[in-house]
């Protein structure tokens, strides 16, 4: 510090997600030790049990125990009394201000403590305990008797206290004991603590806008420690509120904590301070202090005890338990330390506290060993089989002894206290360091490895199982799932989940935006508010500086120090950015009171204008009506029809009436705040501009609320109604057509009055001031100059183009979207949704305000490259047109589909599959085709183990369809040694075992190679430079030209490459060379160029020449080039061929071949017989033959080219009607053969018919090939003689030696299904000089929501599933108020006839007190009417989501009716 994710790519906007740090956490896997921390966050839910506040005998009496004979001593403890119990401990329910924080203040209190000043005298009456005796189950309680005090009472004393103006009046006490202390009372002061007041700060919500009657203030009174409506009576009518009152929701506040660079944001657990609470609600009592956690009274809920009469209780103290929950501990030890209460003290009490226990919950530390060790062991994994890796890792050798374990000993935490002193006593718990023992022994996991993000291989799986934080993986080669191996990260932990901050400048104060991405209010006026010209004073609120007080401690931070280090802890400093007080300054803002004129306004003069309102008037057009002429259609459309017309239309003429709108002028023109405004005239009226510089003297700008205006549609009432025209009717179109088109037609459109208040109300651009280069037009004024119709200057309005600058870009650019300021409005991902709900406005329609659940990872803007368009321009092509001939109809051939079959093997599928692979299926071919029969190291290759002796060829036998199996016979290899016999060995071979062979099995979507197609179309790119943030552009565009990105010119381009062209082959002319097998003019022989001879010619085959827009004329830019011409065999590429750019189609081929992976291995391999690939209701493609007279047929008769030939071509001759047979000359070929060319030409016949056309089909008889023609070959002869008389919709080829037509040859091949295919020549046309249309293509341009690229994208209803939400008759629950009733406890007030110790008394009584009664207030409760929140609800509404449902085609291209906005139907 960033990264991933929208796109084909780019830039931007914008959301989502990740990497970091944290937590009182939880869950999963794993788990050695220690230190320090920390641990009920949910139900402020309920609680068994124990403990958590007592102490004092030096306040008191009685009493008990022990010792003692006793005095006495020691000890216990109920009760009275004193102090404490208001602290400490727990919790966060309530509370949005009576809290808290900070800073101030005045009208107060204060036990214990400290200081100080005084005092402490004299009396009295009770009461508990206790005794006696009652009631009650218990809790508890009654009567009588008697008793003490530091308990209670009275009197005295009385100031510096209290009251009071003063005089004066009034107020207290307690003693104890060990004789040295300690208590007690009044006053003053202090410290600390507390009560009260003020200011500032401290949540959300306006879908809460008004609230308030003790309310605001005053006076009198009361009350309190004290101010105060705190309370009360009376008087006044105030007080709070847009700077958010009131209401609702949420919440303890702070120091701090987490995060962050900071500003901030989030948070308030442990610790500290404050507040509040104590089962729920209310209340007071006591007291210095409480309205009191473990006190009291009342009410309520709950729980327990009960003898049913009545009682008791309050863990939000420490442990513990139940419940709920993802989840949070021991019913431990000790007062040794620190602290608290009481006490003179010893001491007692202390679940405060100190410790221990449990939990990896957090932080920190340590360990699980160290060194050596390569045959790089074994095993695992991978492998190209060579090896690599795990890996010095292990084993093995040497060493060490931390932690844990066992044993020993033990510092320290201890200070105090008692005692005159000596001296004595105190550890719950922890236990460092030290010594000894043993031995590597007891101690490693978790997550991840596609990118972000460090780290990859193999196998399994096959859109399954699964993963996933985002993007996304998985459909047979998954680095993404699962496993293994291995690697990476962290490590006693590691991951996940939740949550906070960060990244997020993604709420922007620091630090962002609003033309098109979300976002300027439709427009103006104006209130509050905010901001505000020049000048000189005043003041000191803001502001700046200094000083000072405070900002608790802890925390953070710096330094130092203590635990072995660290965490942790201690000391000191800094900091705590804040608030207050005070001094100084006076520039700026503000304030007070002046001045000024430039901002603003007023006045004078001039001026433009569809500015507004009202009234009047006008012509054209239209419609209707009347009349005339006229006589058949009119009208309407793509074409029609509905409609209208002989009852006279349309057309035309004259006249009358009506309503609406105002042609030309008219302009990028004018006016207005916007909406908007267009005939003419008049009336009235608003605003603007210019000029002048007379007046006012900052009077200004903006503007939340508010008020006004506000197109069209719409609404209400009343008019009006010509044309147009939602709805509606009809006619068309269409698959349908509730539309587009046509004929009609009502609201409405118009007027008056009222309402509505919205628009893509747009410049998608709020208003205002100022500043910042230019150029060119338009409109309205003014000034100057002169040459009088021109020039110059100036102000205002309205445009275009463009500099700087800005902008994501497009673009904006003195009319800013530039540079600044002021004020207002608005936005914060898309959808849900401008919806629901609430409120408000409206007659209604509806407007304004305006969410959430849920869901997606995008939605968007601008620009780029393509592709596409029923967009445009230019251009081309047998693309169309013009022609010629076909196909589609018939027969048969052939291929395909389908059907059939045991099998009909496989592939090819628009063009670009279909006479295609197949240049030849009877067997073979031939295949996982079928039915059978066989073989298993194999039909074929290589290596190797063991064994044998043969192998190969030939012949024969048995069974069998063959393959195969079985059997027999015969001869027989090389080398070495050896006379020989023989031995060894090798090759070959057989058998055998093993490696392996084999596969036309799958995947052409794993591939190579090859091929098709766009397309022989003219394109496709690169280097450098330049332009652009970038994708990318430029070059390659433009103007000409070409078949061509061919060439020329211009130009930020200059060059280059692959294509085009050329080079190559062939053909057309000539020349040279060479003449056999070719040729033969002349010569000789012969009559067949045969021979001699010849090279002239033809021809053959080698090499050359020739054509280049070279020449002439014209056009063109002085160009490229085009047009015409000459010459020439050939003229503008002469004809033809080979040659196919970057790429597209996951095009075709795993069955040519090669090849990865998978599958198979007595079979998917191999061999073999027979069958099938030829099967036939049918459909399609391609070709053949025809339908005839430009023909058919008979006879006669010419002229080719190119090929093939030895398992071959095969002549002559003979035989056969013929196919053919016999025969075998010649020829490995310019020599011989196939071989006859056919159409043509000549002469006959046929005479328009299903024929002398046509030949299918069938019968008979033959021939040929072959092992074999049944399925299933070809040919011949005779006979037979089908369909068919030129072919519907539709469709194909061809532009010249072409189409058409005629034959010939070849490959494959034993033969043939060839009418196919590949070539060859013969005869030989017509038409087009055009580009409107169909198809395809190229370039430029335009639009785009497409990029899998229009076979694209995409909308809505319906149907199905699922999810959340709204409405809903209702039903249920909660909350806070209001009203009425009832009214506990209790304070206060009044009464107090009953009761009554202290004091007074004249002894009668009184004062005072108490019980009791009444009154005000008053909790809970009851009732009622409203408000508000929430749950649920038959049914219902829309919404979101969900590979392959239905119907259409709305949008994106002119999306096929341009789209969109508002409104109505």
């Nucleotide at each position: 510090a960033g990264a991933g994710u929208u796109u084909g790519a780019u830039c931007c906007u914008g959301g989502c997600u990740c990497a970091g740090a944290g937590u009182g956490a939880a869950c999963g896997u794993u788990g050695g030790c220690g230190g320090c921390g920390u641990g009920g966050a949910u139900u402020a839910g309920g609680c068994a049990u124990g403990c958590a506040a007592g102490u004092c005998g030096a306040g008191c009496g009685a009493u008990c125990g022990u010792a003692g004979c006793a005095a006495u001593a020691c000890g216990g403890g109920a009760g009275c009394g004193g102090c404490a119990a208001a602290c400490g401990g727990g919790g966060u329910a309530g509370g949005a201000a009576u809290a808290c924080a900070u800073c101030g203040g005045a009208a107060c209190g204060u036990a214990c403590c400290u200081u100080u000043u005084g005092g402490u005298u004299g009396a009295g009456a009770a009461u508990a305990g206790c005794g006696u005796u009652g009631g009650g189950a218990a809790a508890c309680u009654g009567a009588c008797g008697g008793u003490a005090a530091u308990a209670c009472u009275c009197a005295a004393u009385a100031a510096a206290g209290u009251c009071g103006a003063g005089a004066g009046a009034c107020c207290a006490a307690a003693g104890g004991u060990u004789u040295a202390c300690u208590g007690c009372c009044g006053g003053a002061a202090g410290a600390g603590c507390g009560g009260c007041c003020g200011a500032u700060g401290c949540g959300a919500u306006a879908u809460u806008a008004g609230g308030u009657a003790g309310u605001u203030g005053g006076u009198g009174g009361g009350g309190u420690a004290a101010u105060g409506g705190c309370c009360u009576a009376c008087c006044a009518a105030g007080c709070c509120u847009g700077a958010g009152a009131u209401g609702u929701c949420u919440a303890g506040g702070g120091g701090g904590u987490g995060u962050g660079a900071g500003a901030g944001c989030a948070u308030g657990g442990c610790c500290c301070c404050c507040a509040c609470c104590a089962c729920u609600g209310g209340g007071a009592c006591u007291g210095a202090g409480a309205c009191a956690c473990u006190g009291c009274c009342c009410a309520g809920a709950c729980a327990c005890c009960u003898a049913c009469g009545g009682g008791u209780g309050g863990c939000u103290g420490c442990a513990g338990u139940c419940g709920a929950g993802a989840a949070u501990c021991u019913u431990c030890c000790a007062c040794a330390a620190u602290g608290g209460g009481c006490g003179a003290a010893a001491g007692c009490c202390u679940g405060a506290u100190g410790g221990a226990g449990c939990g990896a919950c957090g932080c920190c530390g340590c360990g699980u060993g160290c060194g050596g060790g390569a045959u790089g062991a074994a095993g695992g994994c991978c492998c190209u089989u060579g090896g690599g890796u795990u890996g010095u890792a292990a084993a093995c050798c040497g060493c060490u002894g931390u932690c844990a374990g066992g044993g020993g000993g033990g510092a320290u935490g201890a200070a105090a206290c008692c005692g005159u002193a000596a001296g004595g006593u105190u550890g719950a718990c922890a236990g460092a360091g030290c010594c000894c023992c043993a031995g590597a022994g007891g101690a490693a996991g978790c997550a991840c490895g596609g990118g972000c993000u460090a780290a990859g291989u193999u196998c399994g799986u096959g859109c399954c199982a699964g993963c996933a934080g985002c993007c996304g993986c998985g459909g047979u080669a998954a680095u993404a799932c699962g496993a293994a191996c291995u690697g990476u990260g962290c490590g006693a932990a590691c991951g996940u989940u939740a949550u906070u901050c960060g990244g997020a400048a993604u709420c922007a104060c620091u630090g962002g935006g609003c033309u098109u991405a979300a976002a300027g209010g439709g427009u103006g006026c104006g209130u509050a508010g905010g901001c505000g010209g020049u000048u000189a004073u005043u003041u000191a609120a803001g502001u700046a500086g200094g000083a000072u007080g405070u900002g608790a401690a802890a925390u953070c931070u710096c330094c130092c120090g203590g635990c072995u280090c660290a965490a942790c802890c201690g000391g000191g400093g800094a900091a705590c950015u804040g608030c207050g007080u005070u001094c100084u300054a006076a520039a700026c803002u503000g304030u007070c009171a002046g001045a000024c004129u430039u901002g603003a306004g007023u006045a004078u003069g001039c001026u433009a204008g569809a500015g507004a309102u009202g009234a009047a008037u006008g012509g054209a057009a239209c419609a209707c009506c009347c009349a005339g002429u006229g006589g058949a259609g009119c009208g309407g459309u793509g074409a029609a029809a509905u409609g209208u017309g002989u009852u006279g239309a349309u057309a035309u003429u004259g006249g009358a009436u009506g309503g609406a709108a105002c042609a030309c002028c008219a302009g990028a023109g004018g006016c207005g705040a916007a909406g908007g405004c267009g005939a003419u005239u008049c009336a009235c009226u608003g605003g603007g501009g210019c000029u002048c510089a007379a007046c006012u003297g900052a009077c200004g700008c903006u503007g939340a609320g508010g008020c006004a205006c506000g197109a069209a549609a719409g609404c209400c009432a009343g008019g009006g109604g010509a044309g147009c025209a939602a709805a509606c009717g009809g006619g068309a179109u269409u698959a349908g057509a509730u539309a587009c088109c046509c004929c009609g037609g009502u609201a409405g459109u118009c007027c008056u009055g009222g309402c509505u208040g919205u628009a893509a109300a747009c410049g998608a651009u709020g208003a205002g001031c100022a500043c910042u280069g230019g150029g060119c037009g338009g409109g309205g004024g003014g000034a100057g100059g002169c040459u009088u119709g021109c020039c110059u200057c100036u102000c205002c309005c309205g445009g275009c183009u463009g500099u700087a600058g800005c902008g994501a870009a497009a673009g904006c650019g003195u009319u800013a979207a530039g540079u600044u300021c002021u004020c207002c409005g608005c936005g914060u991902g898309g959808g849900g949704a401008g919806u629901a709900u609430g409120g408000u406005c409206g007659c209604a329609a509806g407007g304004c305000u305006g969410a959430a659940a849920c869901u997606c990872a995008a939605a968007g803007g601008a620009a780029u490259u393509g592709a596409c368009g029923g967009g445009g321009g230019c251009u081309c092509a047998c693309a169309c047109a013009a022609g010629c001939g076909g196909u589609g109809g018939a027969u048969g051939a052939u291929g395909u589909g389908g059907c059939u079959u045991a099998a009909u093997u496989c592939g090819a599928g628009g063009c670009a599959a279909c006479g295609c692979g197949a240049a030849g299926a009877a067997c073979c071919u031939u295949a996982u085709c079928c039915u059978g029969g066989a073989c298993u190291u194999g039909a074929c290759a290589u290596g190797c183990u063991u064994g044998g002796a043969u192998g190969g060829c030939u012949c024969g036998c048995c069974u069998g369809a063959a393959a195969c199996a079985u059997u027999c016979a015969u001869g027989a290899c090389g080398c070495u040694c050896g006379c020989a016999a023989g031995a060894g060995u090798g090759a070959c071979u057989c058998a055998u075992a093993c490696a392996c062979a084999g596969g036309u099995g799958c995947u052409g979507c794993a591939u190579g190679g090859c091929u098709g197609u766009c397309g022989u179309c003219a394109g496709c790119u690169c280097g450098u430079g330049c332009c652009g943030u970038g994708a990318g552009g430029u070059g390659u565009c433009g103007c000409g030209u070409u078949a061509a990105g061919u060439c020329g010119c211009u130009g930020a381009a200059c060059g280059a490459g692959c294509g085009a062209a050329a080079c190559c082959c062939u053909u057309g002319u000539c020349c040279u060379u060479a003449g056999u097998u070719g040729c033969c003019a002349g010569c000789a022989c012969g009559a067949u160029g045969g021979u001699g001879g010849g090279g002239a010619c033809u021809c053959u085959a080698a090499g050359g020449a020739g054509a280049c827009u070279g020449c002439c004329g014209g056009u063109g830019u002085c160009a490229a080039a085009c047009c015409g011409g000459a010459g020439g065999a050939a003229g503008g590429u002469g004809g033809g061929g080979a040659c196919g750019a970057c790429g597209u189609c996951a095009a075709g081929u795993c069955a040519u071949c090669a090849u990865g992976g998978c599958c198979u291995u007595u079979a998917u391999g191999u061999c073999u017989a027979g069958g099938g690939c030829u099967g036939c209701a049918c459909a399609c493609g391609u070709g053949c033959u025809a339908c005839a007279a430009u023909g058919g047929u008979g006879c006669g008769u010419a002229c080719a080219a190119a090929g093939g030939g030895a398992a071959g071509c095969g002549a002559a001759a003979u035989c056969g009607c013929g196919a053919g047979a016999u025969g075998g000359a010649g020829c490995a070929a310019a020599u011989c053969c196939c071989a006859a060319a056919a159409a043509g030409c000549g002469c006959g016949c046929c005479c328009c018919a299903g024929u002398u056309c046509g030949g299918a089909u069938u019968g008979c008889a033959g021939g040929c090939u072959g092992c074999a023609a049944c399925u299933c070959g070809c040919c011949u002869g005779c006979a037979u003689g089908a369909a068919g008389c030129c072919g519907g919709a539709a469709u194909c080829g061809c532009u010249a030696g072409u189409a058409a037509u005629c034959g010939c040859a070849g490959g494959u091949c034993a033969g043939c299904u060839a009418u196919a295919c590949u070539g060859c020549g013969g005869u030989g046309a017509a038409u087009a000089u055009g580009u409107u249309c169909c198809u395809g293509a190229g370039c430029c341009u335009u639009g785009u929501a497409c990029a899998c690229a229009c076979c694209g994208c995409c909308c809505g209803u319906c149907a199905a599933g699922c999810c959340a939400c709204g409405a809903a008759a209702g039903c249920g629950g909660g909350g806070g108020g209001c009203a009425u009733c009832c009214g506990a406890a209790g304070u206060c007030g009044c009464c107090g006839a009953g009761c009554u110790a202290a004091c007074c008394c004249u002894c009668g009584g009184g004062a005072g007190g108490c019980a009791g009664g009444c009154g005000c207030c008053g909790a809970a409760g009851a009732u009622g009417a409203a408000c508000u929140c929430u749950g649920u609800g038959a049914u219902u509404g829309g919404g979101a989501c969900u590979a392959a449902g239905u119907c259409g085609u709305a949008a994106c291209a002119a999306g096929g009716u341009a789209a969109c906005c508002g409104u109505a139907a």

Predicted 3D model of a 1465-nucleotide RNA (small-subunit ribosomal RNA) from an uncultured prokaryote. It matches the Rfam family "Bacterial small subunit ribosomal RNA".